[in-house]
RNA sequence: CGGAGAGGCCAAGGUGAUCGCUGGUGCGUCGGUCGGGCGACCGGACGGCGCGCGGGAGGAAAGUCCGAGCUUCGCAGGGCAGGGUGCUGGCUAACGGCCAGUCGAGGCGACUCGCAGGAAAGUGCCACAGAGAACAGACCGCCCGGUCGUCCGCGAGGACGGUCGGGUAAGGGUGAAACGGUGCGGUAAGAGCGCACCGCCCGGCCGGUGACGGUCGGGGCACGGCAAACCCCACCCGAAGCAAGACCAGACAGGGGUCGCGUGGCCCGCGCCAUGACUCCGGGUUGGUCGCUGGAGCCCGUCGGCAACGGCGGGCCUAGACGAAUGGUCACCGCCGGCGGCAACGCCGGAACAGAACUCGGCUUAUCGGUCCUCCGGCGG
RNA sequence: GGGCGAUUAACUCAGUGGUAGAGUGCCUUCUUCACACGGAGGAAGUCCGCAGUUCAAAUCUGCGAUCGCCCACCA
Numbered sequence: 001c002g003g004a005g006a007g008g009c010c011a012a013g014g015u016g017a018u019c020g021c022u023g024g025u026g027c028g029u030c031g032g033u034c035g036g037g038c039g040a041c042c043g044g045a046c047g048g049c050g051c052g053c054g055g056g057a058g059g060a061a062a063g064u065c066c067g068a069g070c071u072u073c074g075c076a077g078g079g080c081a082g083g084g085u086g087c088u089g090g091c092u093a094a095c096g097g098c099c100a101g102u103c104g105a106g107g108c109g110a111c112u113c114g115c116a117g118g119a120a121a122g123u124g125c126c127a128c129a130g131a132g133a134a135c136a137g138a139c140c141g142c143c144c145g146g147u148c149g150u151c152c153g154c155g156a157g158g159a160c161g162g163u164c165g166g167g168u169a170a171g172g173g174u175g176a177a178a179c180g181g182u183g184c185g186g187u188a189a190g191a192g193c194g195c196a197c198c199g200c201c202c203g204g205c206c207g208g209u210g211a212c213g214g215u216c217g218g219g220g221c222a223c224g225g226c227a228a229a230c231c232c233c234a235c236c237c238g239a240a241g242c243a244a245g246a247c248c249a250g251a252c253a254g255g256g257g258u259c260g261c262g263u264g265g266c267c268c269g270c271g272c273c274a275u276g277a278c279u280c281c282g283g284g285u286u287g288g289u290c291g292c293u294g295g296a297g298c299c300c301g302u303c304g305g306c307a308a309c310g311g312c313g314g315g316c317c318u319a320g321a322c323g324a325a326u327g328g329u330c331a332c333c334g335c336c337g338g339c340g341g342c343a344a345c346g347c348c349g350g351a352a353c354a355g356a357a358c359u360c361g362g363c364u365u366a367u368c369g370g371u372c373c374u375c376c377g378g379c380g381g
Numbered sequence: 382g383g384g385c386g387a388u389u390a391a392c393u394c395a396g397u398g399g400u401a402g403a404g405u406g407c408c409u410u411c412u413u414c415a416c417a418c419g420g421a422g423g424a425a426g427u428c429c430g431c432a433g434u435u436c437a438a439a440u441c442u443g444c445g446a447u448c449g450c451c452c453a454c455c456a
Base pairs, nucleotide, nucleotide: 001377002376003375004374005373007372008371009370010369013333014332015331016330017329018328019327021056022055024053025052026051027050028049029048030047031046033044034043035042036041058353062364063363065362066361067360068359069358070241071240072239073238082237083236084235085234086233087101088100089099090098091097102116103114104113105112106111117232118231122230123229124226125225126224139172140171141168142167143166144165145164146163147162148161149160150159151158152157180198181197182196183195184194185193199221200219201218202217203216204215205214206213207212245290246289247288248287254281255280256279257278258277259276262275263274264273265272266271283455284454285453297316298315299314300313301312302311303310304309335350336349337348338347339346340345382452383451384450385449386448387447388446391405392404393403394402399436407423408422409421410420411419429445430444431443432442433441
């Protein structure tokens, strides 16, 4: 210098002026109301207006893909059905997340990717091609034998070709995949038929919490692939969602169908009294308060841990709207790019994705700029 | 805000691991003086996109895009 690979951190323009929006708070003023006072009046909460003060979008607020809190309904326990997760250990409120490792695959490497349990429990599928696709298979080839023909040979016989029977999974060919691989021996030709190495299976020992790794011995080898096919195994899961739900005020008009014989009270039973759930048609409202933001919260330090994370100490309060605020204009400065200029500088252009709606923990997707680190190659010293 | 569903030819829809189909429309041609109807033949697809599993994906899995539907309270 070029190419490549991982994340982490910072920022998401700044300052000033001015005009607004939103909710909070203090003061003033007005209004009705409540309380007190004989009364002028005083005080409380609420609401309107004005002024002052300080607060006001994100790293993803997004997609709604997972996991929780919270709320209502349901629920003895366990099972069935249904859904989810799936190497090991740890973290966590929990998770399909995160951290650390193991194995496999890819890359020269930094590093990346993996729903990565079970296919010797069962069922199913493996199109086309091919002779044969699961405990298979002789199409070509190779080899042996019989037989026929031709040729050679004095002859025994031999060569070639056809045909029949058999052997052979080495070679060719088909396929995504052909029933361990390579080599030597062996054989009529071959073949784990024998042997060596590699692979595989079984067992022991050693290391590791474990996934697993190493090593020794035994076995010629039995076991194709697919479980993001059904399934089996292990573990987990009640349903719905803040338009959940609770309360207040106001308005209206009830009727049909299905289910149920339940629930509550009278101490229990008997008996009596009160009271439903779902759904369809029709009617009324489009108001207010709560839920609603202080929480598995954020920051700093320290200790434990490889880390995720946890313990302790100190500090901080950081949007709560609902026809839905968080903005507009101007000036200067800063950032990026282009042009001009020796330079100082000047001119022009650009600045992303997006935007709270009950709240958290993750994942994923969209996206602008800067910075730190590592690997490979080239050149120069 | 929350909960669901769909996407395959120009349009409406089948197809749920093994060569992408039907109807309508479109094109060519025959028939007719001409048109329609009718007959014959034909073209037309990134199966919404990107990854993954598999020998093989419209189909199975993950992520995204677009479009559509549903919901409040009271008696």
Predicted 3D model of RNase P RNA and transfer RNA as a complex of 456 nucleotides. Rfam match: Bacterial RNase P class A. From the family's description: Ribonuclease P (RNase P) is a ubiquitous endoribonuclease, found in archaea, bacteria and eukarya as well as chloroplasts and mitochondria. Rfam classes the family as a ribozyme.